This is a predicted structure of a 313-nucleotide RNA (Bacterial RNase P class A) from Pricia antarctica. It matches the Rfam family "Bacterial RNase P class A". It is annotated as a ribozyme. From the family's description: Ribonuclease P (RNase P) is a ubiquitous endoribonuclease, found in archaea, bacteria and eukarya as well as chloroplasts and mitochondria.
[in-house]
RNA sequence: AAAGCAGGUCACCCUAUCGCGGAGACUUUAAUGGUCGACGAGGAAAGUCCGGACACCAUAGUGCGGCAUAGCGGGUAACGCCCGUCCGUCGAAAGAUGCGGACCAGUGCAACAGAAAGAAUGUACAGGUAAGGCUGUAGUGAAACCAGGUAAACUCUAUGUGGUGAAACGUCAUGUAAAUCGGUGUUUGAGGGCUGCACGCCCAAGCCGAAGGGUAGGCGGUUAGAGCCUUUGGGCAACCAAAGGUCUAGAUAAAUGAUAGGGACAACACAGUUUGGUGUGGUACAGAAUCCGGCUUACGGCCUGCUUUAAUU
Numbered sequence: 001a002a003a004g005c006a007g008g009u010c011a012c013c014c015u016a017u018c019g020c021g022g023a024g025a026c027u028u029u030a031a032u033g034g035u036c037g038a039c040g041a042g043g044a045a046a047g048u049c050c051g052g053a054c055a056c057c058a059u060a061g062u063g064c065g066g067c068a069u070a071g072c073g074g075g076u077a078a079c080g081c082c083c084g085u086c087c088g089u090c091g092a093a094a095g096a097u098g099c100g101g102a103c104c105a106g107u108g109c110a111a112c113a114g115a116a117a118g119a120a121u122g123u124a125c126a127g128g129u130a131a132g133g134c135u136g137u138a139g140u141g142a143a144a145c146c147a148g149g150u151a152a153a154c155u156c157u158a159u160g161u162g163g164u165g166a167a168a169c170g171u172c173a174u175g176u177a178a179a180u181c182g183g184u185g186u187u188u189g190a191g192g193g194c195u196g197c198a199c200g201c202c203c204a205a206g207c208c209g210a211a212g213g214g215u216a217g218g219c220g221g222u223u224a225g226a227g228c229c230u231u232u233g234g235g236c237a238a239c240c241a242a243a244g245g246u247c248u249a250g251a252u253a254a255a256u257g258a259u260a261g262g263g264a265c266a267a268c269a270c271a272g273u274u275u276g277g278u279g280u281g282g283u284a285c286a287g288a289a290u291c292c293g294g295c296u297u298a299c300g301g302c303c304u305g306c307u308u309u310a311a312u313u
Base pairs, nucleotide, nucleotide: 001309002308003307004306005305006304007303008302009301010300012263013262014261015260016259017258018257020040021039024036025035026034027033042285046296047295049294050293051292052291053290054165055164056163057162061199062198063197064196066161067160068159069158070157071085072084073083074082075081086100087098088097089096090095101156102155106154107153108150109149123138124137125136126135127134169220170219171218172217180210181209182208183207184206191203192202193201194200225247227246228245229244230243231242232241233240234239264283265282267280268279269278270277
C1' cells in the first nucleotide's frame, strides 16, 4: 500500500424567527377562554418471522391429532434467540456456516449406463462340479458383500406446545321497535362455549329465518419498564450481582416542520504545494400507533483489532 475477516460508534451540527403535538402549572369576565410549558420519530420504527407481558374465551380438563425443535454444556421471563465447545462443510487464512437424534421398527427413492439395481442377475475370461452363477476376476455405474446410500424422504424416538389479538378488551352516554310474521325449543335441554376430533364439563330459555327500525360518540387500555446509563466484583463469554444516577413522544386521520445564516464531513474541478484556499453540488436506508426480547432484510461515514500478499528499513 492492496485485498479480506470480525467488532464498535455516529446517523449531519449550531443560532434566530415563525409554526405543530403536549405531561403539567397559573389565571379569569367561566368561555370549544387566556398565559407559560418539561418533553417530542429508529437502529432498523421495516418484515409480521419467532418468544413473551397484558386482555378475553374461562370454573377449566383427559386422550388423539396437528405443529415446532434436535451434538454437549451454559445464559435468559422465554425462544426456533445468544455464548462456549466438539464434529461436518466452505475458505490459503482471519473466519463463516449447520440439512448435527435414529436406516436391524417399517414403508419408499436412485435417471443414464450396465447382463442385472435387490434376498435381484448371468455378458467376457479363468477355476471347479454328477450337474448347477458353484467360486474368482473384469466391465458399466455414485452404488453389483443375503449390499451400502438417503430421514430439509414418509416415518420412529426425545422434548415442548390451548386459542384469539389493542380493530384485544373494559366502561359511560345517545337512540330505537323489549315491536310484527313463520318455524322450533323450554330439564324428553333447542342453542352456545372450551383451535381441529372424541369424551368430559359448564351456561341456558330461548334460538333460527323473513321483512323492517335506530345508532356507530366519549373515556380508559396508552407508556416507570424482564427500562436506560456509570462504576465495582464474578464469569473465557453470553450474562449475573451490588452501589449510585436518570425519566426520554403518546397522537387518534393521526403532530415532531418551514425559512435564513454559519459550520462539519466526503466527492469533483481549479489554482497552489509545508499547512491550507476558491467554486459546484451533495450528506445513506428510511417515519412511532399496546409494549418488550430476538432474528431477517435495507443502508452512508468514522474508529479499533485480526488474516494474507507485495515493497522498504